[in-house]
Molecule: small-subunit ribosomal RNA
Organism: uncultured bacterium
RNA sequence: GGACGAACGCUGGCGGCGUGCCUAACGCAUGCAAGUCGAGCGGGGAUGGUAGCUGAAGGUGAUGAGCUGGAAGCUGCCAUCUUAGCGGCGGACGGGUGAGUAACACGUGAGCAACCUACCCUCAGCACGGGGAUAACAGCUCGAAAGGGCUGCUAAUACCCGAUGGGACCACGUCAUUGCAUGGUGAUGUGGUGAAAGGGUGGACGUAAGGUCCAUGCCGGCUGGGGAUGGGCUCGCGGCCCAUCAGCUAGUUGGUGGGGUAACGGCCUACCAAGGCGACGACGGGUAGCCGGCCUGAGAGGGUGGUCGGCCACACUGGGACUGAGACACGGCCCAGACUCCUACGGGAGGCAGCAGUGGGGAAUAUUGCGCAAUGGGGGAAACCCUGACGCAGCGACGCCGCGUGAGCGAAGAAGGCCUUCGGGUUGUAAAGCUCUGUCUUCCCUGACGAAGAAAGUGACGGUAAGGGAGGAGGAAGCCACGGCUAACUACGUGCCAGCAGCCGCGGUAAUACGUAGGUGGCGAGCGUUGUCCGGAAUUACUGGGCGUAAAGGGUGCGUAGGCGGCUCCUUAAGUGAGGUGUGAAAUCCCUGGGCUCAACCCAGGAACUGCACUUCAAACUGGGGAGCUAGAGUGCAGGAGAGGAAAGCGGAAUUCCCGGUGUAGCGGUGAAAUGCGUAGAGAUCAGGAGGAACACCAGUGGCGAAGGCGGCUUUCUGGACUGUAACUGACGCUGAGGCACGAAAGCGUGGGGAGCAAACAGGAUUAGAUACCCUGGUAGUCCACGCUGUAAACGAUGAGUGCUAGGUGUGGGAGGCGUAGCCUUUCGUGCCGCAGUUAACACAUUAAGCACUCCGCCUGGGGAGUACGGUCGCAAGAUUAAAACUCAAAGGAAUUGACGGGGGCCCGCACAAGCAGCGGAGCAUGUGGUUUAAUUCGAAGCAACGCGAAGAACCUUACCAGGGCUUGACAUCCACCGAACCCUGUGGAGACAUGGGGGUGCCCCUUUUGGGGAGCGGUGAGACAGGUGGUGCAUGGUUGUCGUCAGCUCGUGUCGUGAGUUGUUGGGUUAAGUCCCGCAACGAGCGCAACCCCUAUCGUUAGUUGCCAGCACUUCGGGUGGGCACUCUAACGAGACUGCCAGGGUAACCUGGAGGAAGGUGGGGAUGACGUCAAAUCAUCAUGCCCCUUAUGCCCUGGGCUACACACGUGCUACAAUGGCCACUACAGAGAGAAGCGAACCCGCGAGGGGGAGCAAAUCUUUAAAAGUGGUCCCAGUUCGGAUUGCAGGCUGCAACUCGCCUGCAUGAAGCCGGAGUUGCUAGUAAUCGCGGAUCAGCAUGCCGCGGUGAAUACGUUCCCGGGCCUUGUACACACCGCCCGUCACACCAUGAGAGCCGGCAACACCCGAAGCCAGUGGGCUAACCCGGUAGGGAGGCAGCUGUCGAAGGUGGGGCUGGUGAUUGGGGU
Repeated sequence: GGACGAACGCUGGCGGCGUGCCUAACGCAUGCAAGUCGAGCGGGGAUGGUAGCUGAAGGUGAUGAGCUGGAAGCUGCCAUCUUAGCGGCGGACGGGUGAGUAACACGUGAGCAACCUACCCUCAGCACGGGGAUAACAGCUCGAAAGGGCUGCUAAUACCCGAUGGGACCACGUCAUUGCAUGGUGAUGUGGUGAAAGGGUGGACGUAAGGUCCAUGCCGGCUGGGGAUGGGCUCGCGGCCCAUCAGCUAGUUGGUGGGGUAACGGCCUACCAAGGCGACGACGGGUAGCCGGCCUGAGAGGGUGGUCGGCCACACUGGGACUGAGACACGGCCCAGACUCCUACGGGAGGCAGCAGUGGGGAAUAUUGCGCAAUGGGGGAAACCCUGACGCAGCGACGCCGCGUGAGCGAAGAAGGCCUUCGGGUUGUAAAGCUCUGUCUUCCCUGACGAAGAAAGUGACGGUAAGGGAGGAGGAAGCCACGGCUAACUACGUGCCAGCAGCCGCGGUAAUACGUAGGUGGCGAGCGUUGUCCGGAAUUACUGGGCGUAAAGGGUGCGUAGGCGGCUCCUUAAGUGAGGUGUGAAAUCCCUGGGCUCAACCCAGGAACUGCACUUCAAACUGGGGAGCUAGAGUGCAGGAGAGGAAAGCGGAAUUCCCGGUGUAGCGGUGAAAUGCGUAGAGAUCAGGAGGAACACCAGUGGCGAAGGCGGCUUUCUGGACUGUAACUGACGCUGAGGCACGAAAGCGUGGGGAGCAAACAGGAUUAGAUACCCUGGUAGUCCACGCUGUAAACGAUGAGUGCUAGGUGUGGGAGGCGUAGCCUUUCGUGCCGCAGUUAACACAUUAAGCACUCCGCCUGGGGAGUACGGUCGCAAGAUUAAAACUCAAAGGAAUUGACGGGGGCCCGCACAAGCAGCGGAGCAUGUGGUUUAAUUCGAAGCAACGCGAAGAACCUUACCAGGGCUUGACAUCCACCGAACCCUGUGGAGACAUGGGGGUGCCCCUUUUGGGGAGCGGUGAGACAGGUGGUGCAUGGUUGUCGUCAGCUCGUGUCGUGAGUUGUUGGGUUAAGUCCCGCAACGAGCGCAACCCCUAUCGUUAGUUGCCAGCACUUCGGGUGGGCACUCUAACGAGACUGCCAGGGUAACCUGGAGGAAGGUGGGGAUGACGUCAAAUCAUCAUGCCCCUUAUGCCCUGGGCUACACACGUGCUACAAUGGCCACUACAGAGAGAAGCGAACCCGCGAGGGGGAGCAAAUCUUUAAAAGUGGUCCCAGUUCGGAUUGCAGGCUGCAACUCGCCUGCAUGAAGCCGGAGUUGCUAGUAAUCGCGGAUCAGCAUGCCGCGGUGAAUACGUUCCCGGGCCUUGUACACACCGCCCGUCACACCAUGAGAGCCGGCAACACCCGAAGCCAGUGGGCUAACCCGGUAGGGAGGCAGCUGUCGAAGGUGGGGCUGGUGAUUGGGGU
């Protein structure tokens, strides 16, 4: 995608044609579904007629008698109608169902010389004469009923006997003919057997009738021949699963005799023989009606068997026969069983798998309809009757087909909805509106075909189809989807919830995936879902696959069946090919044409049905037969090689043990040790001896073998291969299911042997543990003999055989040649490299994984599982064969890029090492955690948070807390009204704020003025809005950290590769560097590196004040002044360094050394941070999406908090002292800052500081450098070290130092004597040490950012630790080793094996019982027809009864197969 007898959900206008219990072959109420014939028969009934009998009402009469009258009744007969029974035909068809059946059941093709066939057709012949019964009916009688019984009467186309015999049949013959066999057919002779039914109609005679006779082209009867139709039987071939069913079989297989049947036959029986079937799948088990067809598919196939058609089987379950042409019989019978119903309890009745219908089951399947009008069937002479077959209608969108739900115009692109970047977009010509149409629906009118050879009659459907008319857009649209596959996107809600899901997968606060809405896509009276089948799936591969590594070559050989097989000739014709004939039912499919308005549907014709059978021909190929050949294969002969196999014997080295000698304290073992051995003498060493096992060197991708495997030497026995030759055989070959044999190690059995080694075991170590790795011991075993096991990464992970397809180079064995240290040719092995070709790639490549052929084995997603059960084998261990439930959306191969490795190589970095100073201990400062709190606001979190945001929290800051207040708001824009703004000053209050008083009237424009308007500001009011340090750094921008100033990261074109990708960028050198050079399928380029920029080191030029002072002058002696710009310096421009020069090395790049130079190999420092990584940091700098708050999460105020304190950590400061402290004296910077500022001199104060105010917007003024140096003191002490803490007294800033600032003085004098594990910084003007300045700032640094002074030590080196770069390698990692992942245990669930057992089912077996019934026997009882007989009676024949064989159900028993369940238990899965 297609299909469906479907079902479910939502929805539903019409019609046509189809179709509708797939489940419980479960049970059934009710009605109907098979009857008909009176022209077979007797009887009954009805109506009419007729005849007879009787004779009512009424009339008459008198109401009586009588007469009349004829209704009604009875009887006989006739006619018509009817029908319970006898009789005939039909109930064996039609209709239903699919339980059973794996079978000659079905399909197809043959056969019957082994058969039957009612009714029908045709031909021939016949139908004569008799007889006795019995239903109905009547009477009696039994029973509740269903149903009987007895007696009596009666008919036939019912039954019986006899006659006849053209056929027929039987027996015995004769002739002819024919077949594959048994045999058949025809003619004929003799003998024998055996038939029948009448009815109707017409006529005649009779009397009305019965009856008799005649005729008959009507219906029927009998015998036989033929036909047609229908059946029966037999055979070939074909179509399911399981081999975890491998052996089955006693009437079994065959024969003979007999029986039986329509007929052959073990179909049955007696006897005889011992056969028959089976890997070409018997037997067993499971499942199933088969086919034409139907669905799917390009086909081949696969699936299926509902409707329609053919066949079969069944009819409540099982058995049985009867009748009949036909049955072992759906609406017949008998018996048994189960079930249901009736009952008077004694007995009876029933069978919807016919049509409807009902209960039940189920996801699910219809009306207790109409009609025999048509078609067909039964009966009948016919009329006709019957027919739930059938024709129709009803119900169901169940399916197929057709139609409709309107058409045209219509932009202000209406309203509404939805979205929005707020501009708009979209729904959308859609609607409205205008103009039309009239299918379907509705109503009215008309109204069929279907109905025949002609005439007449006959219509369930049906007043239906169809036709005409009318009206009015009126009555008629949904369903699914919109993440990818797959066509169709947004919003809101939700927040790993609710839910979706076919697969992948969505949902954890921006969901195109959930829900809803709008929009869109698809289909449309349907649309989705579920189920099933085919397809896609070449994913069971016949067409049309594979097996080195993805699943898959058997461990190896020998060989059976089978499969396949060399060259030439002859023959055959099985395969094969061609023609013909028959068949392949119809329907279906296809084509053409036709009929319903079209289509679906239906009809006609054709084609097709790919098949089977028979027949004729061909002879290339395959097969069969025959003859030959030598190239395959084998034999012989001649050779050489070899750890090929088996047995026996022999040898030396070494280990161990024993004995003895020498000799003394250790040996042994390991990373280090210990256990162990040793003063009872080890180890070491010498000599002797014992015993077992294995065979160093040779030794080699060397050799041999089928594989496993084989290694000292010698002998014996023995297998195979190779080379040469070409004498012999003449296809003898290849493969090989089963089978047989061999088969490492371990293991098992019996018996030996046992040196070394060594599972188990013991001890010692290691370790968190160590049932291990290491060590000391040590038993099975390892060895031998015999037997078993039968496995392995039994591997080349590559089955065997044959042929073909470039080469090169080693090596082992052989042969030949030559110009012979060698080379060439050839052959069989064994390796490597490599072309074509193959391969997913890796790789293979004459030793194929290439190209072909033959045969075998094996595979079909992962797990479960090579497991369970069963079978076979085994002593056992176990082996072999080998599933399923369940579960997963993968498992896997090869290769790629990364990342990683307690992989490798190369190389860097204060990374280690070498050093110096620290930290970790103390006190304090500061930050953080924690705790506490009303709050201790928030953020930062390994490196890369923690003196971080904070370059400075008393208020403010401030975001936190408490309390007091405000609500268009502290701030922005817009509107209205009032007021100028503004200034001064009260009251209450902690303040915010609330409430007063006074002053004051500006600027611009219009206007004559009053006045009006406007800008700005303040106040009031209304709403739009403001506001938020509220959330989300995992929605973001921007900024920043980090790897890392590491040397990397990429691109274009080209090459290579199926591709991911690769190459370039790798390699050889070199560098600080992907820096440069060389090479190279690469050639170039970009971002990085470097350089360009700044500072600094040298010099020059320019300039000379506030800087400087060499020389000159003055001087108060201060560059103070004149003067000068040489110097220092300042700050601008330049110069200078480029491996430029030299030497050595090197191909080069470059390296090493040197010269010169202030500086030398990037001089030193800074700025500068590639592609990217860490969802790194920041929504609290700022910006910003979304969400949230709106009399509060906004705003104002006062006070508090951020400063808390048992603790823990980070970063610092100060120390622990003598390289020091203290005191005194004394010298030398740089870089900065300064106006609400820096602040000099001088004075006061011990001091902080105060007064003071010169000078300075600064090369001019202000801002003391310290360490160092010189001298003194202290004398190793918790000190003259150290300064914490605390008290008191002061100073400064500020509205205010209580919480909570800094400083000073005096007093106090804590811990601390150099710091555990561990850990940090630094390679030179660096570390260390010393002070100075600045930002922030009212005040407040031990922090931060800068500055200079003094000024070291060390680096052998790259093994190790950490981080990094490049190449390479392994990988099961890819959120990438902080990865992945294994097993036990714990909890839950699921399926499954075992299990004392328990409960069912199925098919057999043995025995018992044995219904009905057929058959057999008997038959003393009963018995119309025929025979004998005058009767009586007898006979023949038959029946009941009884007996027997067989025999269903039932019972008993032991087994088999199978299902369920089971305490417990085993593993498995999630």